[in-house]
RNA sequence: CACGAUAACGGCAAACCUAUCGAAAGCUAGGGACGCAAAGCUAAAGGGCCUUCAAGAGAUGGCAGCCAGCUACCGAAA
Numbered sequence: 001c002a003c004g005a006u007a008a009c010g011g012c013a014a015a016c017c018u019a020u021c022g023a024a025a026g027c028u029a030g031g032g033a034c035g036c037a038a039a040g041c042u043a044a045a046g047g048g049c050c051u052u053c054a055a056g057a058g059a060u061g062g063c064a065g066c067c068a069g070c071u072a073c074c075g076a077a078a
Base pairs, nucleotide, nucleotide: 003075004074011036012035016031017030018029019028021026034065040070041069042068046067047066048063049062050061052059053058
């Protein structure tokens, strides 16, 4: 560098419920765990998906738990 145990120390938290915000997608907080070895960060720019507007081109906002980019803890086996 790469890889990822029925390892260690730990971490995150889907659906759903409650509350706030938002036109919506969705965000935030609390509860809750389906899962996750990057489920950490990046959406002011690689692709993709969602929302609203539009005849369309396109514009608006959002999603990192879709791929991607960057960074990082631990160390069995191969």